A computed fold for a 476-nucleotide part of an RNA from an uncultured bacterium, annotated as small-subunit ribosomal RNA, 3' major domain. RNAcentral holds the full RNA, with entries from Greengenes. The prediction has a mean pLDDT of 83.
Context: one part of a larger RNA
RNA sequence: UGACGGGGGCCCGCACAAGCGGUGGAGCAUGUGGUUUAAUUCGACGCAACGCGAAGAACCUUACCUGGGCUCGAAGCGCAGUGGAAUCCGGUAGAAAUAUCGGCGCCCGCAAGGGCUGCUGCGUAGGUGCUGCAUGGCUGUCGUCAGCUCGUGUCGUGAGAUGUUGGGUUAAGUCCCGCAACGAGCGCAACCCUUAUUGCCAGUUGCCUCCGGGUCAUGCCGGGCACUCUGGCGAAACUGCCUCGGAUAACGAGGAGGAAGGUGGGGAUGACGUCAAGUCCUCAUGGCCUUUAUGUCCAGGGCUACACACGUGCUACAAUGGGUGAUACAAACCGUCGCAAACUCGUGAGAGCGAGCUAAUCGGAGAAAGUCAUCCUCAGUUCGGAUUGGAGUCUGCAACUCGACUCCAUGAAGCUGGAAUCGCUAGUAAUCGCGGAUCAGAACGCUGCGGUGAAUACGUUCCCGGGCCUUGUACA
Numbered sequence: 001u002g003a004c005g006g007g008g009g010c011c012c013g014c015a016c017a018a019g020c021g022g023u024g025g026a027g028c029a030u031g032u033g034g035u036u037u038a039a040u041u042c043g044a045c046g047c048a049a050c051g052c053g054a055a056g057a058a059c060c061u062u063a064c065c066u067g068g069g070c071u072c073g074a075a076g077c078g079c080a081g082u083g084g085a086a087u088c089c090g091g092u093a094g095a096a097a098u099a100u101c102g103g104c105g106c107c108c109g110c111a112a113g114g115g116c117u118g119c120u121g122c123g124u125a126g127g128u129g130c131u132g133c134a135u136g137g138c139u140g141u142c143g144u145c146a147g148c149u150c151g152u153g154u155c156g157u158g159a160g161a162u163g164u165u166g167g168g169u170u171a172a173g174u175c176c177c178g179c180a181a182c183g184a185g186c187g188c189a190a191c192c193c194u195u196a197u198u199g200c201c202a203g204u205u206g207c208c209u210c211c212g213g214g215u216c217a218u219g220c221c222g223g224g225c226a227c228u229c230u231g232g233c234g235a236a237a238c239u240g241c242c243u244c245g246g247a248u249a250a251c252g253a254g255g256a257g258g259a260a261g262g263u264g265g266g267g268a269u270g271a272c273g274u275c276a277a278g279u280c281c282u283c284a285u286g287g288c289c290u291u292u293a294u295g296u297c298c299a300g301g302g303c304u305a306c307a308c309a310c311g312u313g314c315u316a317c318a319a320u321g322g323g324u325g326a327u328a329c330a331a332a333c334c335g336u337c338g339c340a341a342a343c344u345c346g347u348g349a350g351a352g353c354g355a356g357c358u359a360a361u362c363g364g365a366g367a368a369a370g371u372c373a374u375c376c377u378c379a380g381u382u383c384g385g386a387u388u389g390g391a392g393u394c395u396g397c398a399a400c401u402c403g404a405c406u407c408c409a410u411g412a413a414g415c416u417g418g419a420a421u422c423g424c425u426a427g428u429a430a431u432c433g434c435g436g437a438u439c440a441g442a443a444c445g446c447u448g449c450g451g452u453g454a455a456u457a458c459g460u461u462c463c464c465g466g467g468c469c470u471u472g473u474a475c476a
Stems, first nucleotide, its partner, number of pairs: 001476002003473003007470007015460002019424005026315008034306002042053002064301007077123008088103006106115003126290002129288003135284002137279003140275001142273001147186006153162003166177003192267004197235007206225002211222003238261001241255005317417001321376007333364003338357002343352003383414001388409007430452007
């Protein structure tokens, strides 16, 4: 000087407390361990591994296993030799890759030569093989915590100190005051995006606001840009104003005005560093290993196994509910290899036909919870839907291993969950549906969007994590 202390002081955080809802019990989905297996490819392991890499394993992917092939190789570059093919069509063998046979048979150029390509040889290739403890790059974490440093000066023999400590204050090393310090840098804040209000400009969306026409009805049509909206430029918030407190300061408490008030809400943004944290399987790369195999092609299988254990979720156990009928209100997004209306068929998944749309114009698209009416009346039930049998639809060469969905039948566990443990402070939790990426097909995951919309916070004694000062030290 740091680190540590079941030392002290001050302060903060859904850290506790106050509340609301979960997990832990059940069934299923999914990941992991274990076990099994020819193989169940590999990585990730406290927080910070375990719906993680994987924004999507039937084949492919695929790295694994079994079997069958190839060896200048599946792809690329250079040199030399040699041939004329390549491509296409057909046959045979094969599970396929491929092998073999037959047929048509080089192109440009006068030529030299060039192009394409088969075979042979050489230099080479290839490796998701090992080492993340050789590395780059990228990422997680402490932590969006308020810290981390430097120059000059001063002090100290020196390591170092000072500044950065102190008194206040702040979300903040934020600001004020003081001070042997004076300044500065990386962080904080601001600048960026979005959301909340509004002016102007602009109207192939919106409106009967106003006028006219038409319809069973509808902005449907003419017309218009007032409103809504869209999107470009502006305005607006700064403790600016008032009162009180405070050191007259920084600042704090209350108030006015205002759409918004004290960083308005949300996002992006992550200092010096820590964990030899993660990744050699994104990529790049040193070294090592391999080279008729640890490379590469193909078929089938496996990654989907199943006495069990754990994590993360979904659905429930019901009446604040379940069923049926009627009816209302979104936002964001996607669509030509596509979205697909209307109509017809089917109980349905869906099928047939196919208008329109490169989309504020057409389509996906019916939002759901809600409201109204009605049945059920406390039961393993008109709760719950697992499992199983049968019949189908769709995608796709192909749904057996191993897809999703539909219909009929079946109707399991489950009556609110031990010890323990998690999330959340407001348009939040809870609850309800809608979209997107990946994607032929395949979400209860992920990621966006809106609808309805709470309770509680006395407080900082305690648990956890963190910041500053101080103290002790058998630690470095």